RNA sequence: UAAGUAGACCGGGUGACCGCUCCGAUACUAAUCGGAGAGGAAAGUCCGAGCUCUACCGGGCAGGAUGCUGGGUAACGCCCAGGAGGGGUGACCCUACGGAAAGUGCCACAGAAACAUACCGUCCCGAUGAACCCUGUGUGAACCGGGAUAAGGGUGAAAUGGUGAGGUAAGAGCUCACCAGCGGCCGGGUGACCGGUCGGCUGGGUAAACCCCAUCCGGAGCAAGACCAAAUAGGGGGACGCAAGGAUGUCCGGCCCAGUCCCCGGGUUGGUCGCUCGACCCCGGGGGUAACUCCGGGGCUAGAUAGAUGGUCACCGUCCCGGUGUAAACCGGGAUACAGAACUCGGCUUACAGGUCUGCUUAACCC
Numbered sequence: 001u002a003a004g005u006a007g008a009c010c011g012g013g014u015g016a017c018c019g020c021u022c023c024g025a026u027a028c029u030a031a032u033c034g035g036a037g038a039g040g041a042a043a044g045u046c047c048g049a050g051c052u053c054u055a056c057c058g059g060g061c062a063g064g065a066u067g068c069u070g071g072g073u074a075a076c077g078c079c080c081a082g083g084a085g086g087g088g089u090g091a092c093c094c095u096a097c098g099g100a101a102a103g104u105g106c107c108a109c110a111g112a113a114a115c116a117u118a119c120c121g122u123c124c125c126g127a128u129g130a131a132c133c134c135u136g137u138g139u140g141a142a143c144c145g146g147g148a149u150a151a152g153g154g155u156g157a158a159a160u161g162g163u164g165a166g167g168u169a170a171g172a173g174c175u176c177a178c179c180a181g182c183g184g185c186c187g188g189g190u191g192a193c194c195g196g197u198c199g200g201c202u203g204g205g206u207a208a209a210c211c212c213c214a215u216c217c218g219g220a221g222c223a224a225g226a227c228c229a230a231a232u233a234g235g236g237g238g239a240c241g242c243a244a245g246g247a248u249g250u251c252c253g254g255c256c257c258a259g260u261c262c263c264c265g266g267g268u269u270g271g272u273c274g275c276u277c278g279a280c281c282c283c284g285g286g287g288g289u290a291a292c293u294c295c296g297g298g299g300c301u302a303g304a305u306a307g308a309u310g311g312u313c314a315c316c317g318u319c320c321c322g323g324u325g326u327a328a329a330c331c332g333g334g335a336u337a338c339a340g341a342a343c344u345c346g347g348c349u350u351a352c353a354g355g356u357c358u359g360c361u362u363a364a365c366c367c
Base pairs, nucleotide, nucleotide: 001363002362003361004360005359006358007357008356009355010354012316013315014314015313016312017311018310020037021036022035023034024033025032026031039338043349044348046347047346048345049344050343051221052220053219054218056254057253058252059251060250061249063217064216065215066214067213068082069081070080071079072078083097084095085094086093087092098212099211103210104209105206106205107204119153120152121149122148123147124146125145126144131139132138133136161179162178163177164176165175166174180202182199183198184197185196186195187194188193225273226272227271228270235264236263237262238261239260240259245257246256280299281298282297283296284295285294286293287292317336318335319334320333321332322331323330324329
């Protein structure tokens, strides 16, 4: 200097005038003063909760979710640190990562054969025997029959572990060496696992297939819910009736409440609360590899309800293009991302013009 990789931050500012919402004070029905006013994702509504309501408790079946180990957290499917497998020269990145020896299913096509083998081939024996010659117990092609084989070739994603040597009639873990897999023992580690050593010689894959195992899960949701006010038709009909019913899968038991359920019709659609002090934010110190946690100090930072947080002007900032210029710089034009609270938090995922900073890796060059 270039390329890469991991992470963090900004993403507009200032002034003037006018306007809007909330809080507080004065004061009174309309003003004055002061303060505050949209995010890193407010988005998706994908997880987890706080909170609210639902009689309660226990158990079974169903259903759903997670899935290596250890930590963190209110909790999680999240975060941190490790392990194994894989990718990359590397920094780093990815994993739907428990079980195939409980069972069932699937592995198309090709191929002889995919829970099982012999198509081609190789070797041995027998019968027959072209041809040849050294003319005799001679060599011996092709065809047929019998037996052995899984080393070589073909098919395929995958074919009785791989490579090499010995051995054999030819071959094969048949034997040996080095590996892979499986199992035993010893050592290290909280653990997932790792290392060493010994052994027999060994068919696979698939569980984001059904399934088995471990752990967890009641439901609905701020349009939850609580209260006030007002109005109407203290309306009509039916079913069940000491049982039925009693909140969101179903069944059983206990226990509590107790008249429930269905249809038709009428009235209300207003207001207040919930509604912002939070598992909150900032600074410093201690512990921890880290996620995070403990202690001390400081701060209050929207609360709307058809839905406020803005409009105009001027200057500046950043970026792009063009021109002048040795350069610094100046002039002109254009652009300025994704996007908008609605009960509140912890995460994940997605979107983002442009810019800044830090750590690490690789390559080239210089010292």